């Protein structure tokens, strides 16, 4: 950079000790213990297996990743609608995360 996905799912464990939720603005979580590490778990993107001409469909989870508060916690830009000055809804976009290339 390209592409797919992002409303589901996942511990009352051990260790550790103060921070964490990408950044900004909010709003939250946290000593009724944060991050990290170990164990455990979830999912099933790649891979594997079955089937198939292919597209695809199905299975397992022993492999490579990923993930385990809140919709990607919400918003931020644009359009439309509602409402009536402060907002709300929908769609798209941007940014981000993860996989594959």
């Nucleotide at each position: 950079c390209u592409u797919a996905u992002u409303a589901a799912g996942a511990g009352a464990g051990g260790u550790g000790g103060a921070g964490g939720g990408a950044a900004g603005u909010g709003c939250c979580c946290u000593u009724u213990g944060a991050a990290g590490c170990c164990c455990g778990g979830c999912a099933a993107c790649c891979g594997u297996c079955a089937u198939g001409a292919a597209a695809g469909u199905g299975a397992a989870a022993u492999g490579g990743u990923g993930c385990c508060a809140a919709g990607u916690c919400a918003c931020g830009c644009a359009a439309a609608g509602c409402u009536a000055u402060a907002g709300c809804u929908u769609u798209g976009g941007g940014a981000a995360a993860u996989g594959a290339g």
The RNA shown here (SAM riboswitch aptamer (S box leader)) has 101 nucleotides and comes from uncultured Psychrobacillus sp.
The source organism's lineage runs through Bacteria, Bacillati, Bacillota, Bacillaceae and Psychrobacillus.
The coordinates come from a structure-prediction model, not an experiment, and the mean pLDDT is 85.